[in-house]
Molecule: SAM riboswitch aptamer (S box leader)
Organism: Brevibacillus choshinensis
RNA sequence: UACUUAUUUAGAGAGGUGGAGGGACUGGCCCUAUGAAACCCGGCAGCGGAUCUGCUAUCCUUUGAUGCGAUGGUAGAUGCUGUGCCAAUUCCAGCAGGAGUAUUCCUGACAGAUAAGGA
Numbered sequence: 001u002a003c004u005u006a007u008u009u010a011g012a013g014a015g016g017u018g019g020a021g022g023g024a025c026u027g028g029c030c031c032u033a034u035g036a037a038a039c040c041c042g043g044c045a046g047c048g049g050a051u052c053u054g055c056u057a058u059c060c061u062u063u064g065a066u067g068c069g070a071u072g073g074u075a076g077a078u079g080c081u082g083u084g085c086c087a088a089u090u091c092c093a094g095c096a097g098g099a100g101u102a103u104u105c106c107u108g109a110c111a112g113a114u115a116a117g118g119a
Base pairs, nucleotide, nucleotide: 001119003117004116005115006114007113008112013041015040016039017038021031022030023029025094026093027092028091042086043085044084046083047082048081049080050078051077052076053075054074055073056072057071058070059069060067090111095108096107097106098105099104
C1' cells in the first nucleotide's frame, strides 16, 4: 500500500499545555475565543490476545458413579496486553431502487473508519 473477512443508531472529563481551526473527500449542515487542531493526563469498551466462570461436544480417567484432567464450541467477567475510540447514526446526502402530490420516508450498494488475517 492493496486484498480478504467482520463491525459501523451503544459507550466515554465542567482537567492541563496550546492557540485557530475542526467534522476523510464533494455539497450541505454543524462544532469552535463560554476557546479548534495537536500533545499530556483522564475515560470508554469494539476487535485480537491473556486469565477466570457457567453451559456444552469429543477425548482421557474410573469396575462404575466420577473427575483433579486435555482440546474445541458457546455465553459472560476482568482493561491485564496489542490496537481503537471519547459533539451530532460513519452529522446528512453523494450511486441504484421503492413509497408519496410534495416537504419527506424506506431499502441496498459505493466511499470512509476500525479490527483480524495472509500478501